Description:
This is a predicted structure of a 314-nucleotide part of an RNA (large-subunit ribosomal RNA, domain IV) from a Thermoguttaceae bacterium. The coordinates come from a structure-prediction model, not an experiment, and the mean pLDDT is 81.
Context: one part of a larger RNA
């Protein structure tokens, strides 16, 4: 030097991104306790008193003879004394201090997020993340929707829609406005399209021929798509010009263009003008005063705390 402790005068955050660390608080008992609030709570809110031996006195409660009663019994009632334990009061005493050491909340006040206890990145993140109870939509009638496996089988579930699965939200309160044109799902099925496959005019090869072998057109022929509807706690999206009221401004209002509809209640802010007030911090040039201010002198000089010492008193 460096690590871990421990003290500290006067100041008290002048530190730093930020009071990080430190510190403070701190245990019984007594009084006392705002705002707000879902009336549980907030609270141990906050803020204050008291706590050690000593003697005296008081009240409770336990045990507990004697007496007293009787249904005579291992019985009932019942208090004195002593012993225990609890809990007041008055007095004294002793130290700086008595929760005398160790353990053993630091406190209030505005916001933002998340209602709340909980879960998590095993090894840099514990949060506003995740999970929650609660709401909503959707699938799904049981051999269920769904998932794992080629299958057999299994989970769902030895449950059965006040169940199961899947997606959004996230306690309560107070609320969740338009829009279904576009994707997307749901229902719809008359046309329209539209594979195999039926069909088979008609042709074509070969062949005497009979046939064989091939190409095909009409028409028949799903789901899907077009097509009609619904659906937004589905994906999602929610304008613009121009006029007008007896000052002037403003535009309840009124006219047109687009659009599925033009974004409501609210809630927010790097909103926009114009005025009022009106600083610091930090860098960089200049300029400079002394009765400030360092550094030598300076181991000098003057002083000075507990303490010592010496005088004096008692």
């Nucleotide at each position: 030097c460096u690590c871990u402790c421990c003290u500290c005068a006067a100041g008290g955050a002048a530190c730093u991104c930020g009071g990080c660390a430190a510190a403070u608080u701190g245990c019984c008992c007594c009084c006392g306790u705002a705002c707000c609030c879902u009336c549980g709570g907030u609270a141990g809110a906050a803020g204050g008193g008291g706590g050690g031996c000593c003697c005296g006195u008081g009240g409770g409660a336990g045990u507990g003879a004697a007496g007293c009663c009787u249904u005579u019994a291992c019985g009932g009632u019942g208090u004195a004394a002593g012993c225990u334990c609890c809990u007041g009061u008055g007095g004294g005493u002793c130290g700086c201090a008595g929760a005398g050491a160790c353990c053993g909340g630091g406190u209030g006040g505005u916001g933002c997020c998340g209602a709340c206890u909980g879960u998590u990145u095993a090894u840099c993140a514990a949060a506003a993340a995740c999970a929650c109870a609660g709401g909503a939509c959707u699938a799904c009638g049981c051999a269920a929707a769904c998932c794992c496996g080629u299958a057999a089988g299994g989970g769902g579930c030895u449950g059965u829609a006040u169940g199961u699965g899947g997606u959004c939200u996230g306690a309560a309160a107070c609320c969740u406005g338009g829009c279904c044109a576009g994707u997307g799902c749901c229902c719809g099925u008359a046309g329209g399209u539209u594979a195999a496959g039926g069909g088979g005019a008609g042709g074509a090869g070969u062949g005497c021929a009979a046939g064989c072998u091939c190409c095909a057109a009409a028409c028949c022929g799903a789901a899907g798509c077009c097509c009609g509807g619904g659906u937004a706690a589905a994906c999602g999206c929610c304008g613009g010009c121009c006029g007008u009221a007896a000052c002037u401004a403003u535009g309840a209002c009124g006219g047109u263009c687009c659009u599925a509809a033009g974004g409501u209640a609210g809630c927010c802010u790097u909103g926009c003008u114009g005025c009022c007030u009106g600083a610091a911090c930090u860098c960089c040039g200049c300029u400079g005063u002394a009765u400030g201010c360092g550094g030598g002198g300076a181991a000098g000089c003057c002083c000075u705390a507990a303490g010592a010492g010496c005088c004096u008193g008692a």

Lineage of the source: Bacteria > Planctomycetota > Planctomycetia > Pirellulales > Thermoguttaceae.